[in-house]
RNA sequence: GGCUUGAUAGCUCAGUUGGUAGAGCGUUCGACUGAAAAUCGAGAGGUCACGGGAUCGACGCCCGUUCAAGCCA
Numbered sequence: 001g002g003c004u005u006g007a008u009a010g011c012u013c014a015g016u017u018g019g020u021a022g023a024g025c026g027u028u029c030g031a032c033u034g035a036a037a038a039u040c041g042a043g044a045g046g047u048c049a050c051g052g053g054a055u056c057g058a059c060g061c062c063c064g065u066u067c068a069a070g071c072c073a
Base pairs, nucleotide, nucleotide: 001072002071003070004069005068006067007066010025011024012023013022019056027043028042029041030040031039049065050064051063052062053061
């Protein structure tokens, strides 16, 4: 230098052929308890790496950039 894959909540990861973004763990509050743990209920938390394009509409398509892993030279 070229190619492939990936980047989504604090962490690990889903997200069918484009139609208002979810789970587990963690966290906060409540229930339970003499008090905790466990358990149960509820909530908060996301510019979907960044910029642009096509589209009525993008996490998902197209182009570029950054970062990570692998392969080729």
Molecule: transfer RNA
Organism: Micrococcaceae bacterium